A computed fold for a 71-nucleotide RNA from a bacterium, annotated as transfer RNA.
RNA sequence: CGGGGAGUAGUAUACCGGCAGUACGCGUGUUUUGGGAACACGUAGACCGGGUUCAAUUCCCGGCUCCCCGA
Numbered sequence: 001c002g003g004g005g006a007g008u009a010g011u012a013u014a015c016c017g018g019c020a021g022u023a024c025g026c027g028u029g030u031u032u033u034g035g036g037a038a039c040a041c042g043u044a045g046a047c048c049g050g051g052u053u054c055a056a057u058u059c060c061c062g063g064c065u066c067c068c069c070g071a
Stems, first nucleotide, its partner, number of pairs: 001070007010024004018054001025043006047063005
């Protein structure tokens, strides 16, 4: 420099035009002599900007970061 892929909750990961879910974590409560485990409830999210659309995490364009391949 060229090509391809990926950015979603604190972490990992699904969904891919109309409701963003799961697990771990974190908080509160029950239980326990205490801790752990278990159970119940809660917490918190679409990388940034623009476009298309009635409606965008999803489609298109640009940017940023990371990974892979080639030179």